[in-house]
This record gives sequence, C1' cells and structure tokens, in this order.
RNA sequence: GACACAUCCAGAGGGGUGGAGGGACUGGCCCGUUGAAACCCCGGCAACCUCGCGCAAGCGGAAGGUGCCAAUUCCUGCAAGAUGUGGU
Repeated sequence: GACACAUCCAGAGGGGUGGAGGGACUGGCCCGUUGAAACCCCGGCAACCUCGCGCAAGCGGAAGGUGCCAAUUCCUGCAAGAUGUGGU
C1' cells in the first nucleotide's frame, strides 16, 4: 500500500515556539491576528490492542502500544474518510 473486520450523536485543554491558515474532498456552514497549521512541554479523555478475575457472557483496571481532546465523521454525498485490530 491493498484486503478483511469493528467503531465513528458519549468524552477530554492549558502553556511555549510559530505567524495565516484550518475543519480530508464537493457544495455548504463554521473556526482563526482575542493568534490558524506545524512542532515541543504538561495535563486529560477513551478503552481497540492490553492487564486482572471468569468456562463463558461479562465485570474491573489503565502500567505498556496506538488513538483522540470546537461544532454528530460539523452538515452534505449513498461516494468517501478516520482510528484500531488481523492476516498478507
């Protein structure tokens, strides 16, 4: 990268650097100089992998691997995207 499966109306932000973009894409609608993206530090949410108990269903935890922390994946498309896990 392609494939398969699961989930996507819940939840969770402060600081530093930076200096105009950002919310994947279309059309909207929003966010942004009262500071966007990106990077760093600290904090937090969640519980896919994971850990404990259990025959199992399930219950509990959060040390470790990811992920996430404006708006229902912001709405829309019947298309797509994102994240996790698996084998390849």
The prediction has a mean pLDDT of 88. The RNA shown here (SAM riboswitch aptamer (S box leader)) has 88 nucleotides and comes from a Solirubrobacteraceae bacterium. The sequence was found by an Rfam model in a public genome assembly. The organism belongs to Solirubrobacteraceae, within Bacteria.